A computed fold for a 73-nucleotide RNA from a Candidatus Altarchaeota archaeon, annotated as transfer RNA. Its Rfam family is "tRNA". Gene Ontology term of the family: triplet codon-amino acid adaptor activity. Rfam describes the family as follows. Transfer RNA (tRNA) molecules are approximately 80 nucleotides in length. By type it is a transfer RNA. The sequence is in RNAcentral, with records from ENA. The organism belongs to Candidatus Altarchaeota, within Archaea.
[in-house]
RNA sequence: GGGCUCGUAGCUCAGUUGGUAGAGCAUCAGGCUCUUAACCUGGUGGCCGAGGGUUCGAGACCCUCCGGGCCCG
Numbered sequence: 001g002g003g004c005u006c007g008u009a010g011c012u013c014a015g016u017u018g019g020u021a022g023a024g025c026a027u028c029a030g031g032c033u034c035u036u037a038a039c040c041u042g043g044u045g046g047c048c049g050a051g052g053g054u055u056c057g058a059g060a061c062c063c064u065c066c067g068g069g070c071c072c073g
Stems, first nucleotide, its partner, number of pairs: 001072007010025004019056001027043005049065005
């Protein structure tokens, strides 16, 4: 230098064909318990790596850039 792939909540990841962003863990509150743990119920938390474009509408499609991984030279 070229090709492929990934980037979504504090962490690990879903999100199919463009139509109101989700789960588990963690965390907070409550229940249960003599207490803790476990278990049960509920809550908080992300404008989806950045910028631009297409569209009535973009996490998703297109372009550029940034960062991680793999391969080729």